[in-house]
Transfer RNA from Stackebrandtia sp., 74 nucleotides, folded computationally. It matches the Rfam family "tRNA". From the family's description: Transfer RNA (tRNA) molecules are approximately 80 nucleotides in length. By type it is a transfer RNA. The organism belongs to Stackebrandtia, within Bacteria. The same sequence occurs in records of 2 taxa.
RNA sequence: GCGCCUAUAGCUCAGUCGGUUAGAGUGCCGAGCUGAUAACUCGGAGGUCGGUGGUUCGAGCCCACCUAGGCGCA
Numbered sequence: 001g002c003g004c005c006u007a008u009a010g011c012u013c014a015g016u017c018g019g020u021u022a023g024a025g026u027g028c029c030g031a032g033c034u035g036a037u038a039a040c041u042c043g044g045a046g047g048u049c050g051g052u053g054g055u056u057c058g059a060g061c062c063c064a065c066c067u068a069g070g071c072g073c074a
Stems, first nucleotide, its partner, number of pairs: 001073007010026004019057001028044005050066005
């Protein structure tokens, strides 16, 4: 330099053929339970979906470029 893959909650990851509200587990906060912890149960907060444009009535999803990480070729 060229090609491919990945980027969604603090962490690990889902998200179908583009559709109405973006989810799970874990962690965090609160409550219950307990003599008290842990475990368990219930509730809650937390996301401009890596960035900028584009396509579309509508984008986490499609397209281009950029950034970061990984793999391969030279």